[in-house]
RNA sequence: GGUCGAGUAGUAUAAUGGUUAGUACGCUGCCUUCACACGGCAGAGUUCCGGGUUCAAUUCCCGGCUCGACUA
Numbered sequence: 001g002g003u004c005g006a007g008u009a010g011u012a013u014a015a016u017g018g019u020u021a022g023u024a025c026g027c028u029g030c031c032u033u034c035a036c037a038c039g040g041c042a043g044a045g046u047u048c049c050g051g052g053u054u055c056a057a058u059u060c061c062c063g064g065c066u067c068g069a070c071u072a
Stems, first nucleotide, its partner, number of pairs: 001071007010025004018055001027043005048064005
């Protein structure tokens, strides 16, 4: 340089165009305890960036950025 793949919450991961984007761990508050841990209840927090297609985009298309694999 070329080809291909990936990017979703703090972390890991699901979601094949249609309800307010789900789950686990983590975080916060409450209950429980003399206190901590465990456990229970509740809550906050998210689609890499820009554009396009569509009534509707995490999903499809184009460009950019980052990471990875293969190849010369």